This is a predicted structure of a 76-nucleotide RNA (transfer RNA) from Thermostaphylospora chromogena. Model confidence (mean pLDDT): 80 of 100. Its Rfam family is "tRNA".
RNA sequence: GCCGACGUAGCUCAAUCGGCAGAGCGGCUGUCUUGUAAACAGCAGGUCAGGGGUUCGAUUCCCCUCGUCGGCUCCA
Numbered sequence: 001g002c003c004g005a006c007g008u009a010g011c012u013c014a015a016u017c018g019g020c021a022g023a024g025c026g027g028c029u030g031u032c033u034u035g036u037a038a039a040c041a042g043c044a045g046g047u048c049a050g051g052g053g054u055u056c057g058a059u060u061c062c063c064c065u066c067g068u069c070g071g072c073u074c075c076a
Stems, first nucleotide, its partner, number of pairs: 001072007010025004019056001027043005049065005
């Protein structure tokens, strides 16, 4: 340099063939307990990597950029 995959909550990952962004773990609050843990109930937490385009509408489609991983190749 070329090709491919991936980037979504603090962490691990879903989501649909374009139509209100979710789960588990973790965090916080409450109930329970002498207290902790467990259990149960509830709550908070997101620029969907960044920018642009298409569309009535984009996490999803197109283009560019950045990052991570894998493969291939050339020069010095």